[in-house]
Context: one part of a larger RNA
This record gives sequence, structure tokens and C1' cells, in this order.
RNA sequence: UUGGGCGUAAAGAGUCCGUAGGUGGCAAUUCAAGUCUGUCGUCAAAGGUCACAGCUUAACUGUGAAAAGGCGGUGGAAACUGAAUAGCUAGAGAAAGGUAGGGGCAGAGGGAAUUCCCGGUGUAGCGGUGAAAUGCGUAGAGAUCGGGAAGAACACCAGUGGCGAAAGCGCUCUGCUAGACCAAUUCUGACACUGAGGGACGAAAGCUAGGGGAGCGAAUGGGAUUAGAUACCCCAGUAGUCCUAGCCGUAAACGAUGGAUACUAGGUGUUGAGAGUAUCGACCCUCUUAGUGCCGCAGCUAACGCGCUAAGUAUCCCGCCUGGGGAGUACGCACGCAAGUGUGAAACUC
Repeated sequence: UUGGGCGUAAAGAGUCCGUAGGUGGCAAUUCAAGUCUGUCGUCAAAGGUCACAGCUUAACUGUGAAAAGGCGGUGGAAACUGAAUAGCUAGAGAAAGGUAGGGGCAGAGGGAAUUCCCGGUGUAGCGGUGAAAUGCGUAGAGAUCGGGAAGAACACCAGUGGCGAAAGCGCUCUGCUAGACCAAUUCUGACACUGAGGGACGAAAGCUAGGGGAGCGAAUGGGAUUAGAUACCCCAGUAGUCCUAGCCGUAAACGAUGGAUACUAGGUGUUGAGAGUAUCGACCCUCUUAGUGCCGCAGCUAACGCGCUAAGUAUCCCGCCUGGGGAGUACGCACGCAAGUGUGAAACUC
């Protein structure tokens, strides 16, 4: 380069925003860059093709001719792509009206439980395990009652239920704030999709500084188990877990499935909205629409399975893959306080 692929075999970037670029709705006029076509010039000779001829033939050699194609000039065509001009409303967006929601940030409040402290009652055990022991307790534990303090998490409701781009989000109230959906109009008039670089967010663990520290608990100590036991079990317990300000930038960051648009049988749940019908009234029924589940026809798939939420049928754009190991390693560069992260080979070997 030509092809083939990316749910599970190698392969979808963790997610979004967006620059360049690529691609792009309906219809009109003009131009003619791409596109198509005529013609002219040129593309040395040799070689190749075709015809004829010369060596007895062939190989070989000689003479002549031609095609296709490239480049440049010139004449023409205008369907498609493109450019320019003036338009349209089906894509996209805006205004006004509603709806649901653990979406985000900040502040205030609440009760249950746990641990600790103080006091009362009360006496010999408590705790723990497969069984024990370490441990706690006559300096009065455990149990129980009353009072107080602290920190963290929010039972039931709770649901293949909701919201968010993903990470994620769940006690209550208040303030600020982002998005989505529905119905019917009005408005803008292609403003769109994707997105190399770039930017923002990004669980847990970890790092820096200052707080906080109830429970849990890497490390560590002790008790058991065991041949040993640097473990599993038990008693303690530091960092951490929590808050504030910054850093890190990774996960089986998973639906192991990039985004957008259009089309393609049904059945059955559920969430939000709307309409119709029925009723004294009510989600009782039907339909539309936006999500979220299960089953399934066609089709696809190596199979498993997917199946209007596609892994079906098509188009556009991006990312990624190319045998196993070596290796996500070495070296270089960039970022980082560090831990390390990003980019990312080769020799050799099978």
C1' cells in the first nucleotide's frame, strides 16, 4: 500500500468539551476547480505489439505502422462534488408553559447505634474459639439504670427503581446552581456530526501541610493452629479511613460492546410526561412519547449469544489490533515532592 478486523480469540481511549481537519439537509441561478469529452503538441533511439521483408527455416536482423496511457495547451458539457449569490424548514438551536429526580456546591438541624468518662444498684466472673489461650476483672469488671462527651455512617422506605458525561450520588430542611423529558405554538435559518493535537473532570490506594480520630484497621506485638505458619482464627493496635487546601491520574475506570444519523416482526414488565375514553371519583382501559428490564422473528455470529437499548442493514468521523515470551521491560523525552505515570523498542528464544 491492498485487504481483514476490535462483546468473550490481539484490538473501543476512563469520560466529556472542543481547535485544525474530514463529512454534511431541501430547492434555484451563475462559474467551471474536481469530473466527462473532442482536438493539438510532446513522451529520443533501442526494447515490447502488429504487418511485410532478408539470411534454405528458426533464433536473429531490417523496414514500416499503430494502440493505450501520462503531462501541457486549447474547444465543449454541466448530472454529481466544489465555489459564489439569493432562498426554504424536515436537522440543530432559542423563547414562553409544565413534570420527575440519592445531579452538583454550601449552610443548618436530627435520631438509633458504638466507644469513652462520671454516678447509682450489684457480685465473680467477662470475653473469645472448632477447642483454647493471650486479654479485661475484687484497685469491683461484665450486666443494668441515670447523666455527659466525641467521631463516623445514615436502618426501614429501597425497587434488573431514579439522576449524572463518566467517576459516582441515599437521614431532614434551606439557599445557590447544571442537565433531561413532555405538550402546543412562535422565532433563527444548516447554525450540524465527529474530532488529530489541546483542555476539564476522574473510584480506591498513595503524597504534602494543618486539623480530627468513635468504630474499623495495612504494618507491628502477643495468643493459638501447624512439621513449620512471616497466613487463615483470637486479643491488642500505628498509618489510613473523616475534614480543609493542594498533588497524583491510575482500576476487571466493564455492557470487557467509541460517537452520531436513518431503516428493519412481535410479546411482556417498569419509571417520567401527555392525550383519549370510562366513572360520583380514582393509573380502570387504550394510544403517543422519552428512558429502563426480560423473552423473541428475520438477520448476524466460530460458537456462546446479540436481536428497535443490535453484536442486524447502511453512511460519516475518531481511537485501536497484526503470533507467544522477552515487556508494558530497557533507553530517551515529558509530567510528578515522591510513589510512579504517559510514550514505548530491540537482541535473543519458541
Molecule: small-subunit ribosomal RNA, central domain
Organism: Phormidium sp. CGFilA